Record summary
Two RNAs folded together computationally: RNase P RNA and transfer RNA, 501 nucleotides in total. Rfam match: Bacterial RNase P class A. The family's RNA type in Rfam is ribozyme.
RNA sequence: CACGUUGGCUGGGCGGCCGCCCUCGAGCGAGAAUUCGGUCGGGGGAGGAAAGUCCGCGCUCCGACGAGCAGGGUGCCGGGUAACGCCCGGGCGGGGAGACCCGCGGACAGGACCACAGAAAACGACCGCCUCCGGGGUGACCCGGGGGUAAGGGUGAAACGGUGGUGUAAGAGACCACCGGCGGCGGCAGCAAUGCCGCCGGCCAGGCAACCCCCAUCCGGAGCAAGGCCAAGCAGGCGCGAUCGGAACGGCUCGGUUCCUUUGAGCGCCGGGUAGGCUGCACGAGCCGCACGGAGACGUGCGGCCCAGAUAGAUGGUCGCCCAGGGAUCGACUGGAGGGAAGAAGGGCAGUCCCGGGACCUCCCGGGGUGGUCCGUAAACCUGCAGUCCUGACCGGACAGAACGCGGCUUAUAGGCCGACUGCCGU
RNA sequence: GCGGGCGUAGUUCAGCGGCAGAACAUCAGCUUCCCAAGCUGAGAACGCGGGUUCGAUUCCCGUCGCCCGCUCCA
Numbered sequence: 001c002a003c004g005u006u007g008g009c010u011g012g013g014c015g016g017c018c019g020c021c022c023u024c025g026a027g028c029g030a031g032a033a034u035u036c037g038g039u040c041g042g043g044g045g046a047g048g049a050a051a052g053u054c055c056g057c058g059c060u061c062c063g064a065c066g067a068g069c070a071g072g073g074u075g076c077c078g079g080g081u082a083a084c085g086c087c088c089g090g091g092c093g094g095g096g097a098g099a100c101c102c103g104c105g106g107a108c109a110g111g112a113c114c115a116c117a118g119a120a121a122a123c124g125a126c127c128g129c130c131u132c133c134g135g136g137g138u139g140a141c142c143c144g145g146g147g148g149u150a151a152g153g154g155u156g157a158a159a160c161g162g163u164g165g166u167g168u169a170a171g172a173g174a175c176c177a178c179c180g181g182c183g184g185c186g187g188c189a190g191c192a193a194u195g196c197c198g199c200c201g202g203c204c205a206g207g208c209a210a211c212c213c214c215c216a217u218c219c220g221g222a223g224c225a226a227g228g229c230c231a232a233g234c235a236g237g238c239g240c241g242a243u244c245g246g247a248a249c250g251g252c253u254c255g256g257u258u259c260c261u262u263u264g265a266g267c268g269c270c271g272g273g274u275a276g277g278c279u280g281c282a283c284g285a286g287c288c289g290c291a292c293g294g295a296g297a298c299g300u301g302c303g304g305c306c307c308a309g310a311u312a313g314a315u316g317g318u319c320g321c322c323c324a325g326g327g328a329u330c331g332a333c334u335g336g337a338g339g340g341a342a343g344a345a346g347g348g349c350a351g352u353c354c355c356g357g358g359a360c361c362u363c364c365c366g367g368g369g370u371g372g373u374c375c376g377u378a379a380a381c382c383u384g385c386a387g388u389c390c391u392g393a394c395c396g397g398a399c400a401g402a403a404c405g406c407g408g409c410u411u412a413u414a415g416g417c418c419g420a421c422u423g424c425c426g427u
Numbered sequence: 428g429c430g431g432g433c434g435u436a437g438u439u440c441a442g443c444g445g446c447a448g449a450a451c452a453u454c455a456g457c458u459u460c461c462c463a464a465g466c467u468g469a470g471a472a473c474g475c476g477g478g479u480u481c482g483a484u485u486c487c488c489g490u491c492g493c494c495c496g497c498u499c500c501a
Base pairs, nucleotide, nucleotide: 001423002422004421005420006419007418008417009416010415012322013321014320015319016318017317018316020045021044022043023042024041025040026039028037029036030035047399051410052409054408055407056406057405058404059223060222061221062220066254067253068252069251071219072218073217074216075215076090077089078088079087080086091104092103093102094101095100105214106213110212111211113207114206126153127152128149129148130147131146132145133144134143135142136141161179162178163177164176165175166174180204182201183200184199185198186197187196188195189194227279228278229277230276236270237269238268239267240266245260246259247258248257272500273499286305287304288303289302290301291300292299293298325395326394331389332388333387334386335385337383338382339381346375347374348373349372351370352369353368354367355366356365357364358363428497429496430495431494432493433492434491437451438450439449440448445481453469454468455467456466457465474490475489476488477487478486
């Protein structure tokens, strides 16, 4: 330096004024009283995701829910945990130059499916190659029929191990060597997944299980509108319904328990009433710090802390200052680009004029003037661009709002901070 | 808050691994003096993003949107 990788943290701050919800205290007023009303003061008042409701628990009810079937979830191995589809560590495979990232039971138990193309999509002769028979041809060869062959071509997402050799009419794991892969047995390492080594086997086994299925393992159902208590109020009616039992039971069956027997348990439907309060419900798998154990997730111990609780739903509005951040404009420096440049200065050469010298015939030498033409370098300055620095009007918090609680996952998220690592360049 | 379901032409529905259909609507043509009806034809879609698969509207995951049901007492 990198539009490299990865792990964490944060998610504006301070103050004034006016409000909202909860709670504690003081005192006031009303009332016979439980209480009610308002005043003052103290304390507390959203998140990392409060979200999606995708998993897992607590809690509560279904009668103290026990077994089987069905159904559903998960899926390499080991560990963590209350539990999980989460997390940690490991294994194997794939991708990347690397840091690192992604994936994961079984396709020799069985079934289904594999469009189009192709001869064939699971065990396959279309072309090709080889051969036999018959016919034709002088012949190479051609035609018809039978057979062999998976080496070659072609199709496809996918075609029945690879290379070399032996062999053969041609071929082929038919056989052999090596390699790859599969299975079995044994040894070693590891808790295990697995890895390494040796021997043997048949020569080789298509894909698909986010299709059925098999194996292992887990799951009874419903949900705080669960459930409990109090108050207020109303109007009941109909249907089903039982000893070969019915119901509680929310997929079915069995077991077991309880209730019920037409004066009827319970279920369903219609109708009626209510739209109130308390509880569940805020001390919890809680938060912070330290120590110890562990590779880590995490666990244990000690100390400290108390931290929202609304119920049409509080946590807000406004003003000032500030910290991040963005940024119009003014200016400075540096860099390179264009103009300046139809080119200053300078130089070369032809022509022409003048002067001096030589020659004495329209020529030569030297110096100077003047145009023409050619070569050719630069600056001030101007224009806009890039980088760095300065100035700083103005803008100015992203995603988002608890509703029984908790552990995860997923998704959304402006900006900022910290750590570890990789690659390249320089010293 | 809790539970359940659905997203396919403009609208209402099919399709549920192999080139997405129908009806009505729209447009064009024919028919008619004109309109309607009728006939013929055309255009038009799988909410979005990933994954599994040779191949996804269909299977799996995430996300967005929509719809329905659920109080208590007797």